The RNA shown here (Glycine riboswitch aptamer) has 95 nucleotides and comes from Stakelama sediminis.
The model forms 90% of the base pairs in the Rfam consensus.
Model confidence (mean pLDDT): 82 of 100.
RNAcentral holds the sequence, with entries from Rfam.

[in-house]
RNA sequence: GGGCCGCGCACGGGAGAGUGCCGGGGUUUCGACCCUGGCCGCCGAAGGAGCAACCGCCCCGGAAUCUCUCAGGCAAUCGGGACCGCGCGCGACCU
Numbered sequence: 001g002g003g004c005c006g007c008g009c010a011c012g013g014g015a016g017a018g019u020g021c022c023g024g025g026g027u028u029u030c031g032a033c034c035c036u037g038g039c040c041g042c043c044g045a046a047g048g049a050g051c052a053a054c055c056g057c058c059c060c061g062g063a064a065u066c067u068c069u070c071a072g073g074c075a076a077u078c079g080g081g082a083c084c085g086c087g088c089g090c091g092a093c094c095u
Stems, first nucleotide, its partner, number of pairs: 001095003005091005011085003018040001020039008041074003047070001048068003054062003
């Protein structure tokens, strides 16, 4: 210098499901918006949990985009978002 992997940051892409009903509080240009509590119905791609193909150093452990919805989310906007791309930094291994 190069390759591969992991972590972090930045940028780009990124789905699903209710403009649900009722109550309280706040703002108000009186149109509406924001916060919060309750009820019912939904979603899965933060996180979490469960089973497991499979893998390993095989005692035991690691394991999903599957499953569950505790959490989170359900008009648009905003925000979050697994995962993917790309750049930079750090670390391990190989050359």